[in-house]
Formats: sequence, C1' cells, structure tokens
RNA sequence: GAGUCAGCCAGGCGGCCGCGUCACCGGCUCGUCCGGUGCCGAGGAACGUCCGGGCUCCGCAGGGCAGGGUGGUGGGUAACGCCCACCCGGGGUGACCCGCGGGACAGUGCCACAGAAAACAAACCGCCGACCCGGUUCGCCGGGACGGUAAGGGUGAAACGGUGGUGUAAGAGACCACCAGCACCCCCGGUGACGGGGGUGGCUCGGUAAACCCCACCCGGAGCAAGGUCAGACAGGGAGCGUUCGAGGGCGGCCCGCCCGAGCUCCCGGGUAGACCGCUGGAGCGUGCUGGCAACAGCACGCCGAGAUGGAUGGUCGCCACCCGCGCGGGGGUGACCGCGCGCGGGGACAGGACCCGGCGUAUCGGCUGACUCGU
Repeated sequence: GAGUCAGCCAGGCGGCCGCGUCACCGGCUCGUCCGGUGCCGAGGAACGUCCGGGCUCCGCAGGGCAGGGUGGUGGGUAACGCCCACCCGGGGUGACCCGCGGGACAGUGCCACAGAAAACAAACCGCCGACCCGGUUCGCCGGGACGGUAAGGGUGAAACGGUGGUGUAAGAGACCACCAGCACCCCCGGUGACGGGGGUGGCUCGGUAAACCCCACCCGGAGCAAGGUCAGACAGGGAGCGUUCGAGGGCGGCCCGCCCGAGCUCCCGGGUAGACCGCUGGAGCGUGCUGGCAACAGCACGCCGAGAUGGAUGGUCGCCACCCGCGCGGGGGUGACCGCGCGCGGGGACAGGACCCGGCGUAUCGGCUGACUCGU
C1' cells in the first nucleotide's frame, strides 16, 4: 500500500419551552380536571412480517387418503428454514468466501436454438465394399441407387469413456495395456458425513427432482381486533329448504364410520364499536468464574430498563468532541505528498414500540477496536 474476518458506537454536557404512564402533595367549579415535585420514557435495526416458539381460544374415539415443510454429518437451542464445528464440491496466490448439498440402474415427463441425430442413439459431410451407367492415357476418374462404418469433420451447454496398439474392406471395448470413472467386497482412521489403501467385475451407464415422483424426518386451526369481565343500544320484514322420505351441525382439508338433531341459509332494514383485565420481571440484562474448538450451558453476585390507545419520547440556544471543504501559520520529505495548530463555512444517516421473545432479510451520515493475509 492492497485486502479478509469478527466485534462495538449511533454524539456528550448544560439552559429555556413542551409531551406520556405511574407515585406523592395541593386546589376547586369534583373532572378520571388543573398546578407542583419525583422515577422512568424506542432501536441496531423498534422496519419487512419471511421462518420458529411462548401465551390465548377453538378442536382432538378410531381407520384411511390427501396437504404443507425440511434435506451432507455431528452438535447447540424452548424451537427453527437459525447458529457452531466438520465433510464434500466450486472460487481465490492467500487470509477467506460461496453452495436451493438425499435419490436420476423404482417409474413417468422434459431437454429451447442449432444439428442428420438429444437417449432401446443417430448416417449430413467423410471413409469402405460389391452392383449399374458414362469416360479413360487401363493407373483409375465422375455420377447413381444399396449396404457397412461412430476413427475424422461440422452443430450444440451436452453426441454414449481417454491415449496407444492389435485387428479390419473401412471401422468399432471387437480384443489388449495404462489411465479416468461406476458397482461390489475387504482392511485401516473417524461418533459420523467421509478419507486412505487393496482386490474383483461388466467394459462405460447423459442432464434435469425450485418437474411429477420415491425415501427419511417434522407439522391440528386461528391469532392480543387472541380471549375475558362490566356497562350500554336496537325493529323488524321478505324469500327458499326441512322436521323420521330428516334440512342442518360436530369429528376445523376430504371419505368411511359414529354422534347430535329442529331448525338452517340468503336478501333488505336497524343497533353498538365505551371502560377495565390480558399488559409487561423476562428462554431478561450486566460482571466474574467453570465446562466446551465453538455455538452454548451451568453457578455466584448485582440490576429493573416504555406500556401509549388517535396513539407520548420533541423543539430551540450555547459549549465541547467528530467528519468534510476552503484559507492562513509553522514543521517533515529531493519530490509527489503527509501530520500539527488556528479561523471561516457546512454536515450528522436509516428509521420509530403497540402481547412478548429467538432468528433471517433489508436500510443506514460516519467512526472505533482486535485478529489475520498478500505485496514492497
């Protein structure tokens, strides 16, 4: 100088004015009003609401079929699609980063364009053979139809192993050697994914599962407008279906089966939308120690940090600190340039609770710290 990873901060202090809950004091015209004092008063993402849980209500005799999700291995956790460690594959000189990472010899489907052919492979050019026609300097040459051939050319993201040889009319794992890959078996290391080594076999098997599908594992539904208590308001009318020939309802996807069963559905019209609980002390935060590579867990001590409901946490001034630009002064350096001091001007983002947590993703003016890599 160029980078990689991890963690942290999100200006500070004071004056004045102002806001919300709660507690206390005072006042009267007793309203959940006014004044005063005190405590507390948004975030690293409070955001998006994409996952997971707590909590609440509903549901849950049984059987079957659907539906959704996850997907290397081991661990962490209340749980997860999250986190940690490792494995495999890919990228980077490296620190390190990325992976939507089960199965394509269970079956089905699809594979654009180009190309003759895209999966029980395929004959466009080329190569080879015998046949026919024409020509001939008798060596062959040109054309046609038939057959053989995947070694060569061309197309493509992908063309049914690679190299060399044997073989052949030309060729071909048809055969051989080595290599790559696949399947199976054995040994060693590892909890495991997997890694290392040896042997045997047929000679080679395309891709796609965020296509259906298969395998393993997990999953009841709805959400604080959950749910509960109190108070208050109102007006009914019409149509259709049904009462054992049973509508409708329950078993919150469907079917079987079982149970309840006299009401049910739609349309028009009318009423209410107030108060309180839920509500914030919790998988909580800080420090230290212990265990663990780590995520994390355990123990001890200390702390209390918003509960609004048309929705409070703001405005302004001063000083200091930070960043940027300009100017001046004085240094270092051959120089490009780099610190220091002073003055002036400017800047401070993204965004805000609404039941509560754990994650992920996204936004963010700027700044700080630590570890590591590469180059000189």